Overview:
Model confidence (mean pLDDT): 76 of 100. This is a predicted structure of a 100-nucleotide RNA (THF (Tetrahydrofolate) riboswitch aptamer) from a bovine gut metagenome.

RNA sequence: AGAGUAGAACGCGCGCGUGGCAUAUGCCGUAGUGCCGCCGGAUGGGAGGUUGCCGGCGGACGAAACGGGACUUCCCGUGCGGUGCGCGUUCGCAGCCGCU
Numbered sequence: 001a002g003a004g005u006a007g008a009a010c011g012c013g014c015g016c017g018u019g020g021c022a023u024a025u026g027c028c029g030u031a032g033u034g035c036c037g038c039c040g041g042a043u044g045g046g047a048g049g050u051u052g053c054c055g056g057c058g059g060a061c062g063a064a065a066c067g068g069g070a071c072u073u074c075c076c077g078u079g080c081g082g083u084g085c086g087c088g089u090u091c092g093c094a095g096c097c098g099c100u
Base pairs, nucleotide, nucleotide: 001100002099007091008090009089010088011087012086013085014084015083016081017080018079019028020027021026022025035059036058037057038056039055040054041053045097046096049093065078066077067076068075069074
């Protein structure tokens, strides 16, 4: 000096959801994402660790459009939600020890 996490962004693919009431607007609901508190867990090859990540519990808040066909419920299409999963690319643990 370099390599190499947990993850993050972007792209692609496959999914979930997009409710109800009244005139626009407003209100009431609903997982998910995000926020707060507490507890726990994992985290470059090793030990160890948080400003990062994950899980559980509790709390506050709170989303997301229609068109068409069938006809009483389902299907198709384009959007939308700071939505889930997989793959790819890029970025990527400070300090100690180790590897090259």
It matches the Rfam family "THF (Tetrahydrofolate) riboswitch aptamer". From the family's description: Tetrahydrofolate (THF) riboswitch was first reported for Ames et al. as an RNA motif in 5' untranslated (5'-UTR)regions of folate transport and biosynthesis genes in Firmicutes genomes.